[in-house]
A computed fold for a 120-nucleotide RNA from uncultured Acetatifactor sp., annotated as FMN riboswitch aptamer (RFN element). The sequence is in RNAcentral, with records from MGnify. The coordinates come from a structure-prediction model, not an experiment, and the mean pLDDT is 85. Taxonomically the source falls in Acetatifactor (Bacteria, Bacillati, Bacillota, Clostridia).
RNA sequence: UUCUUCGGGGUUGGGUGUAAUUCCCUACUGGCGGUAAAGUCCGCGACCCGCUGCAGGAAACUUCGGCGGCUGACUCGGUGAAAGUCCGGGACCAACAGUAAAGUCUGGAUGAAAGAAGAA
Numbered sequence: 001u002u003c004u005u006c007g008g009g010g011u012u013g014g015g016u017g018u019a020a021u022u023c024c025c026u027a028c029u030g031g032c033g034g035u036a037a038a039g040u041c042c043g044c045g046a047c048c049c050g051c052u053g054c055a056g057g058a059a060a061c062u063u064c065g066g067c068g069g070c071u072g073a074c075u076c077g078g079u080g081a082a083a084g085u086c087c088g089g090g091a092c093c094a095a096c097a098g099u100a101a102a103g104u105c106u107g108g109a110u111g112a113a114a115g116a117a118g119a120a
Stems, first nucleotide, its partner, number of pairs: 001120006013025003027104002029094002031044004039092002048069006055062002074090005096107003
C1' cells in the first nucleotide's frame, strides 16, 4: 500500500389513563483508541447542521466524495509508587424521525464509522 473478516447494549414488575415498553414508581444497558482496568478524564466515531464538487432531476431535492461546525453526564471514602479508571457508598448522562412526551419500541440501518484481527 492492497484485500478479506469482524465491528452497540438495554423496559422486569406495578400505577394512572380511551390510549403510554414514551408519563409516575421500579428495573435494565454502556461503541473505539489512550492512560492503573473509564458510559461521566483526554481524544475519536456515530447522529444532526452548513458550505462545496461530480452525477441524477423540470424543480424541490437526492446518492456519493471533500471541507467545516455541533456533540451528554461525578463525586465522597479506601488501597496503592501511581486510579476522576480498581474496591465500597451515593449521584448523573444518553442524536434524529414516528407514536400519549422514548437511552431501552418501530424506522433511516441487511447502512456508515472510530477501530480490531488476519492475509498478500